[in-house]
């Protein structure tokens, strides 16, 4: 350089064929529990879904640009 994956809570991922309230697990407050810790049960908090525009009634999802990360390759040496 090319081609491909991928970005979504504090980690680590899920999101089918666009459809109204974006979720799990872990971790994190709080509370029950204990002599107390861990464990375990309950509640909750936390998100500009990489940015930007664009279709569209409606967008994490569907198109364009840009950024960044991982792979594969290619060329130079």
């Nucleotide at each position: 350089g090319g081609c491909g994956a991928g970005a979504u809570a504090g980690c680590u991922c899920a999101g089918c064929u666009g459809g109204u309230u974006a979720g799990a697990g872990c971790g994190c407050a709080u509370g029950a529990u204990u002599c107390a810790u861990a464990a375990u049960c309950a509640u909750g908090a936390g998100g500009u879904c990489g940015a930007g525009g664009g279709u569209u009634c409606a967008a994490g999802u569907c198109c364009c640009u840009c950024u960044c990360u991982c792979g594969c390759u290619a060329c130079c040496a």
About this RNA:
The prediction has a mean pLDDT of 81. The RNA shown here (transfer RNA) has 77 nucleotides and comes from an uncultured Bacteroidales bacterium. Rfam family: tRNA. It is annotated as a transfer RNA. The sequence was found in a public genome assembly.